[in-house]
RNA sequence: UUUGAAGAUAGAGGAGCAAUAAUUAAGAGUAAUUCUAAGGAGCUAGUGUAGGCUAAGAAUUAGAAUAAAAGGGAUUAUUGCCGAAAUUUUAAAGUCAGCACAGGCUUUAAAGUUGGGACUAUGAUUAAUAGUCAUAGUACUGUCAUUAAGAAAUUAGUGAAGGGCUAUCUUAUAU
Numbered sequence: 001u002u003u004g005a006a007g008a009u010a011g012a013g014g015a016g017c018a019a020u021a022a023u024u025a026a027g028a029g030u031a032a033u034u035c036u037a038a039g040g041a042g043c044u045a046g047u048g049u050a051g052g053c054u055a056a057g058a059a060u061u062a063g064a065a066u067a068a069a070a071g072g073g074a075u076u077a078u079u080g081c082c083g084a085a086a087u088u089u090u091a092a093a094g095u096c097a098g099c100a101c102a103g104g105c106u107u108u109a110a111a112g113u114u115g116g117g118a119c120u121a122u123g124a125u126u127a128a129u130a131g132u133c134a135u136a137g138u139a140c141u142g143u144c145a146u147u148a149a150g151a152a153a154u155u156a157g158u159g160a161a162g163g164g165c166u167a168u169c170u171u172a173u174a175u
Base pairs, nucleotide, nucleotide: 001174005171006170007169008168009167010166011165014082016081017080018079019078020077021076022075023074024073032066033065034064035063036062037061038060042053043052044051046101047100048099049098085114086113087112088111089110090109091108092107093106094105095104096103115141116140118138119137120136121135122134123133124132125131143160144159145158146157147156148155149154
């Protein structure tokens, strides 16, 4: 000095990711409670069982009064960051609810997918046409490789993926 492999440190992308706090719209004049009238034997988480409520009137319907909350959303500020983070499957623990089955939620571990955000369509979730998730598509944007043009900056096309890319350092080998 070059090549190849590994490690460490520091960084970049952009409507970038996540958390916390405050304010706020919606949820909703809804649920629930009480009263009145009708009604007349059932009601009770998805099912079963146990238990509880009910002729001192269940379910249901109508009216009146009082009247929420959670999850999710928006704005601002602060903090931590760049597999940030999200999501799928499996397993375990806890919980919703005395027990069982099924299901939901939270946490942990393993394996997998996604460079980033936006929009559109379908489906799921939800009070929702908000948002989120999955699949597919459209263009945009960043990185690298490659092809063509150019003195160069760069422009255009194609392709790939974050276990990537850029910078610096360390170690081994060869000359």
Predicted 3D model of a 175-nucleotide RNA (Lysine riboswitch aptamer) from Orenia metallireducens. RNAcentral records the identical sequence in 2 taxa. The coordinates come from a structure-prediction model, not an experiment, and the mean pLDDT is 80. The RNAcentral record of the sequence draws on Rfam and Ribocentre. The organism belongs to Orenia, within Bacteria. Its Rfam family is "Lysine riboswitch aptamer". Rfam links the family to the GO term lysine biosynthetic process.